[in-house]
Context: one part of a larger RNA
Molecule: large-subunit ribosomal RNA, domain II
Organism: Candidatus Omnitrophota bacterium
RNA sequence: UCCGACGAGUUACUGUGCGGUGCAAGCUUAAUUGCGGCGUGAAAGCGUUUCAAGAAGGCGUAGCGAAAGCGAGUCCUAAUAGGGCGAUUUAGUACCGUAUAGUAGACCCGAAGCUGAGUGAUCUAUCCAUGGCCAGAUUGAAGCUUCGCGAAAGCGAAGUGGAGGAUCGAACCCGUUAGCGUUGAAAAACUAUGGGAUGAGCUGUGGAUUGGAGCGAAAGACUAAACAAACUCAGAAAUUGCUGGUUCUCCCCGAAACAAUUCUAGGGUUCGCCUUGAGUAAUAGUCAGUAGGGGUAGAGUGCUGAAUGGGUUACGGGACCUUACCGGGUUGCCGGACCCAACCAAACUCCGAAUACUACUGACCGUAUCUCAGGAGUAAGACUACGGGGGCUAAGCUCCGUGGUCAAAAGGGUAUCAGCCCAGACCUUCAGCUAAGGUCCCUAAGGAUAGACUAAGUGGUAAAGGAUGUGAUAUCACAUUAACAACCAGGAUGUUGGCUUAGAGGCAGCCAUCAUUUAAAAAGUGCGUAACAGCUUACUGGUCGAGUGAUAUUGCGCCUAAGAUGAUCGGGGCUCAAGUCUAUUACCGAAGCUAAGGGUUCAUUCGCUAUUUGCGGAUGAGCGGUAGGGGAGCGUACGUUAUCCGGAUGAAGGUGUACCGUAAGGAGCACUGGACGAUAACGUAGUGAUUAUGUCGGA
Numbered sequence: 001u002c003c004g005a006c007g008a009g010u011u012a013c014u015g016u017g018c019g020g021u022g023c024a025a026g027c028u029u030a031a032u033u034g035c036g037g038c039g040u041g042a043a044a045g046c047g048u049u050u051c052a053a054g055a056a057g058g059c060g061u062a063g064c065g066a067a068a069g070c071g072a073g074u075c076c077u078a079a080u081a082g083g084g085c086g087a088u089u090u091a092g093u094a095c096c097g098u099a100u101a102g103u104a105g106a107c108c109c110g111a112a113g114c115u116g117a118g119u120g121a122u123c124u125a126u127c128c129a130u131g132g133c134c135a136g137a138u139u140g141a142a143g144c145u146u147c148g149c150g151a152a153a154g155c156g157a158a159g160u161g162g163a164g165g166a167u168c169g170a171a172c173c174c175g176u177u178a179g180c181g182u183u184g185a186a187a188a189a190c191u192a193u194g195g196g197a198u199g200a201g202c203u204g205u206g207g208a209u210u211g212g213a214g215c216g217a218a219a220g221a222c223u224a225a226a227c228a229a230a231c232u233c234a235g236a237a238a239u240u241g242c243u244g245g246u247u248c249u250c251c252c253c254g255a256a257a258c259a260a261u262u263c264u265a266g267g268g269u270u271c272g273c274c275u276u277g278a279g280u281a282a283u284a285g286u287c288a289g290u291a292g293g294g295g296u297a298g299a300g301u302g303c304u305g306a307a308u309g310g311g312u313u314a315c316g317g318g319a320c321c322u323u324a325c326c327g328g329g330u331u332g333c334c335g336g337a338c339c340c341a342a343c344c345a346a347a348c349u350c351c352g353a354a355u356a357c358u359a360c361u362g363a364c365c366g367u368a369u370c371u372c373a374g375g376a377g378u379a380a381g382a383c384u385a386c387g388g389g390g391g392c393u394a395a396g397c398u399c400c401g402u403g404g405u406c407a408a409a410a411g412g413g414u415a416u417c418a419g420c421c422c423a424g425a426c427c428u429u430c431a432g433c434u435a436a437g438g439u440c441c442c443u444a445a446g447g448a449u450a451g452a453c454u455a456a457g458u459g460g461u462a463a464a465g466g467a468u469g470u471g472a473u474a475u476c477a478c479a480u481u482a483a484c485a486a487c488c489a490g491g492a493u494g495u496u497g498g499c500u501u502a503g504a505g506g507c508a509g510c511c512a513u514c515a516u517u518u519a520a521a522a523a524g525u526g527c528g529u530a531a532c533a534g535c536u537u538a539c540u541g542g543u544c545g546a547g548u549g550a551u552a553u554u555g556c557g558c559c560u561a562a563g564a565u566g567a568u569c570g571g572g573g574c575u576c577a578a579g580u581c582u583a584u585u586a587c588c589g590a591a592g593c594u595a596a597g598g599g600u601u602c603a604u605u606c607g608c609u610a611u612u613u614g615c616g617g618a619u620g621a622g623c624g625g626u627a628g629g630g631g632a633g634c635g636u637a638c639g640u641u642a643u644c645c646g647g648a649u650g651a652a653g654g655u656g657u658a659c660c661g662u663a664a665g666g667a668g669c670a671c672u673g674g675a676c677g678a679u680a681a682c683g684u685a686g687u688g689a690u691u692a693u694g695u696c697g698g699a
Stems, first nucleotide, its partner, number of pairs: 001699006011104013026059003032053003036049005063070002073085004107245002110242001114235006125209009134199001136168003139164001143160007172196003177192003211227001213223002248633006259270004272378002274375006283368001285364008298351001299349002304345002308341006315335003318331005381406010411422003426598004431594003437588003440572003446585001448584006459574001465559002469556010486543005492516003497511003522537001526535002599623010634688001636685008645677002653672005659666002
């Protein structure tokens, strides 16, 4: 992992609702007892049970008051003209079933832990008693002896001696570093290397101390491979707002992810939203009209505030003039005020919509509204469009509001793609029409029609910015008195203008920029020289002969444009398109709509059945669905009753199978099997398994 079996809303009591049965202003027995039956036993007896007895008790029939108490009233009060709760509408009660709640383990499995009583120091920590062990080598303390020196104390040298938590290094103890091992040879080892090795050393045997306790040269270490509180059993089915699992079918309806509150935030309680039943007869909804209030969008700048430029003003400051002092005068430089122009505001408004909301009237619709009662689930939401807050007018971001979809929705489109577009699947059909989106091939349907644009494979990613790309529209200028471009020729004189300067001659810089000859020619447009020179331009003539130049708006294109395995619009491929724009027409295209048949729910109605229930038909509206509510069934085990039931002429079970039923499921037949079953109506439940790292067995 697979197969098989087992495996989870139960039972008791007490409430509440609904359904049923009996009796009914009443209903009902409990313990217990008795006759009988059954079981057990030798019997006595005990257990169980039908029926009968048993009024103690319970609920109801009357309430009010704290109570005494009174009573259709009562309490408050001294007393109510008053007020509260009642009566004046009569239905209960016992049992059964079912739904749900409470108390119990309470749908099942699952903690870490807590408490109690015990068991452990053969591992390990420390201690006690008694034993054992430490090759070899090195160093050479004190003391002592001899000699020398000294007045002495003493000092020095040589020898002797053999101290030390001394040195090197085996056994022994440890475990530093690296490798290897890491489903190992091993639940910590091996190999190499390393530390201690006469000491606070190592070690044998026996003994002592323990669970909030021991022991600890202290690491929360160790206390039998597990210790921030050991192990075993018990309380015990501890508790768990957490995770997982929770077993047959069909039919009807169908949510929420919000509000308030919570030591609350992944849990609850109440509301909202769902469902089922009962009730009332007025509502709800949509559209139109009428009447309303508003201060949003927009707009505006009259107020409040912000903010730019200008003007006016001598009010404050500054500066200047005058003045012995007091003071006086000038000035728009700074501030203030006023005026003009232009601009801004969620917390500005002289203004002001569309929607939305409220009321009334009318129309449509036809219970969709509301009340009561039983049962829930939900209270993690997601994206998208629009209006906003936060953020960076960032986020597949976050927080609100109003719609939509998903959630709980399949189908078609978007190549692929919960939340986008179209559209809401009861079943069947080898019928038709459409939506979004498409119609060259893959691939169903137009190489459709008419007219334009694009040359970039733009289409088939992107900005600021840039450009004689190209189409359209418009304005201005020049032009047969010859434009634009090209070519030929000229482009001069005073003069090297003056200044400056080493120089400055059109052309470093400053000033001026006149005049002449002319068809025209600057006191010079650019290059150039040290300065000149030289080339060139403006300007003019000629050749040529028809358009040329500038600007603005706009359509489609171009550049800007770099990514990691091999590229690509889904691919092939496409250029008067199979691209883009405008207009037109046909077709394809879905579980949409239609057609035909069938099923089922609800409503209305008809027939049969005396009535209810039920059966059959007609018409209409429905029939996606998670959590969840409601309804109807299938099957399993056992029991009761029934059948003039089946069975060795073959039961149950097993294997196969083309039959029946909307489904759970049910027959028939054949083989196997070898003794018990079937059907109908009821009843009772240890009643249904692909999943719980489920349990046990097998493979």